[in-house]
RNA sequence: UGGACGGUGGGCUAGCGGUAAGCUUCCGCACUUUGAAUGCGGCGAUCGUGGGUUCGAAUCCCACCCGUCCAA
Numbered sequence: 001u002g003g004a005c006g007g008u009g010g011g012c013u014a015g016c017g018g019u020a021a022g023c024u025u026c027c028g029c030a031c032u033u034u035g036a037a038u039g040c041g042g043c044g045a046u047c048g049u050g051g052g053u054u055c056g057a058a059u060c061c062c063a064c065c066c067g068u069c070c071a072a
Base pairs, nucleotide, nucleotide: 001071002070003069004068005067006066007065010024011023012022013021018055026042027041028040029039030038048064049063050062051061052060
């Protein structure tokens, strides 16, 4: 420098044009002598940034930033 893939709650991961789901962490309650485990409930992401297309964008298009890999 070129190419491929990726960036979504504190962490990990879904989502393939109709308003973001799950696990975990955390908080509360139950249980327990206490704790752990278990069960129940709850908080938390406008989706890397900026534009464009569209009635509507995490999703499609463009540019840029960051990470991983490949080539030179």